[in-house]
RNA sequence: CGGGUAUAACGGGUGAUCGCGCUCCCGGUUUACGGGGGUGAGGAAAGUCCGAACUCCACAGGGCGGGAUGCUUCGUAACACGAAGACACGUAAUGUGCUGGAAAGUGCCACAGAAAACAGACCGUCCGGCAUAUGCCGGACAAGGGUGAAAAGGUGAGGUAAGAGCUCACCGGUUCGACGGUGACGCCGAACGCAUGGUAAACCCCAUCCGGAGCAAGGCUAAAUAGGCAGGGAUUUCCGCUGCGGCGGAAGCGAGGCGGCCCGUCUCGUUCGACCUGCGGGUGAGCUGCACGAUCCUGCCGGUGACGGCAGGGCCAGAUAAAUGAUCACCGUCCCGGCUUGCCGGGGCACAGAAUUCGGCUUACAGUUAUGCCCGGAGG
Numbered sequence: 001c002g003g004g005u006a007u008a009a010c011g012g013g014u015g016a017u018c019g020c021g022c023u024c025c026c027g028g029u030u031u032a033c034g035g036g037g038g039u040g041a042g043g044a045a046a047g048u049c050c051g052a053a054c055u056c057c058a059c060a061g062g063g064c065g066g067g068a069u070g071c072u073u074c075g076u077a078a079c080a081c082g083a084a085g086a087c088a089c090g091u092a093a094u095g096u097g098c099u100g101g102a103a104a105g106u107g108c109c110a111c112a113g114a115a116a117a118c119a120g121a122c123c124g125u126c127c128g129g130c131a132u133a134u135g136c137c138g139g140a141c142a143a144g145g146g147u148g149a150a151a152a153g154g155u156g157a158g159g160u161a162a163g164a165g166c167u168c169a170c171c172g173g174u175u176c177g178a179c180g181g182u183g184a185c186g187c188c189g190a191a192c193g194c195a196u197g198g199u200a201a202a203c204c205c206c207a208u209c210c211g212g213a214g215c216a217a218g219g220c221u222a223a224a225u226a227g228g229c230a231g232g233g234a235u236u237u238c239c240g241c242u243g244c245g246g247c248g249g250a251a252g253c254g255a256g257g258c259g260g261c262c263c264g265u266c267u268c269g270u271u272c273g274a275c276c277u278g279c280g281g282g283u284g285a286g287c288u289g290c291a292c293g294a295u296c297c298u299g300c301c302g303g304u305g306a307c308g309g310c311a312g313g314g315c316c317a318g319a320u321a322a323a324u325g326a327u328c329a330c331c332g333u334c335c336c337g338g339c340u341u342g343c344c345g346g347g348g349c350a351c352a353g354a355a356u357u358c359g360g361c362u363u364a365c366a367g368u369u370a371u372g373c374c375c376g377g378a379g380g
C1' cells in the first nucleotide's frame, strides 16, 4: 500500500416558500377562526422468537401431567440475553460451541466388512500330522494387512512356538490425596493393568425454573333492543325467630369459575329454579387507558468487564383510516467523462414508517469513518 475479516458509530445537512398532527399563550363573533412559541417516525420502527412492566380472570393453594433451560461466576426487573473465565476442537486468533449424565434402562450406527459392543477370524502368523513343491486336517493367536466415519488404548523393550498389558518404562485412563482458585477446573504425587466404541437438537435420567389471557387487556359515559322463544334441569331434611304472610341458618344434592386432570377453594341455586343447549334480536358511538419512563444527557467514583453508586441538568410523537410532508437552491458523499490538476458537466445516494411500553435476539442495508486481527506486496 492492497485485499479479507470482526466490532462500533453515522447513514444526510443548511436556507426559503407552502401544507399537516399534538401542546402552550394571545386575540376573537369565546361556535367557526386568526397570530405566535415549542415539538413531531428507527438502528432496525421489521420478524412476533424470548423476558418483563401493566390490566383482568381472582381470595389464590397442593399434586400429576406438560413445557423451557443445561460448564462456572457475575450483571440485570427478568431472560433462552450480556460480561468475564474454564474445558473441548483447531496451525493460530478478539475463531467455533447440538458444553449435566452413555457404569439406571430402551433404541439406533445404512453400505462395506469375518465381526458394529456379552461385537471377531477374510488375508494371514506359529506348532503338530498327512502329503509334495505349496495343498488338506487339528490346535494356538488377535501383534501385521484389508473393509469402514468408527474395529477390544499408543510408542518402545522384554517375553513367547508365534503372539497378546502377558510383564516393564513412558504417555493415556480411573480412584484417592496435598496445593492454588468463590467456582467450572488447574497442577503435583500415589495406587491400580485399567470395562469393551459412538449417539441424548434419539426416548430417557438428573438439576433449576414455569398459572392463563392479553391495550382488540381494562375502565367510564351515552344510546338501542326482544327483561325474546324453545328444550333440558338438582331426593330433601333439621334448627331458630315469627306480627303466621314468612325470614334466617346448617346439612344433603345440583351448577359455574380457577390453561388439561385430580384434590381443594370461592360463588350461586335448591322447582317463583342456578345453569346448560339451540334459534333469534340490539349496540358496530364517544371519552379514557395514551406516555414522567426498570427514561435521556453530562461529570465524578467503584469494577478487568457487563454494569452500579452519587451529583447536576432535560422532557424529546401520541395519531385513530391513521399526522411527521412537498418544491426549489446550495452543501456533503459516491460513480462516469473532460481537462487548465483544479475546476466543469452528467447521474446516483441504502434497508426501510411509530399505534401500550421497555430489555434482548434474529433478519435487511448503497456509502463513509474508527479500531483490532489475518493474508499478500514493497521499503527500512
Stems, first nucleotide, its partner, number of pairs: 001376010012331007020040008042351001046362002049360005054214004061263004066210005071085005086099001087097003100205002105203002107199003122145002124141007153171006172194001173192005179186002218288004228279005236251006252270007295314008332349007
The RNA shown here (Bacterial RNase P class A) has 380 nucleotides and comes from a bacterium. Its Rfam family is "Bacterial RNase P class A". It is annotated as a ribozyme. About the family: Ribonuclease P (RNase P) is a ubiquitous endoribonuclease, found in archaea, bacteria and eukarya as well as chloroplasts and mitochondria. The model forms 97% of the base pairs in the Rfam consensus.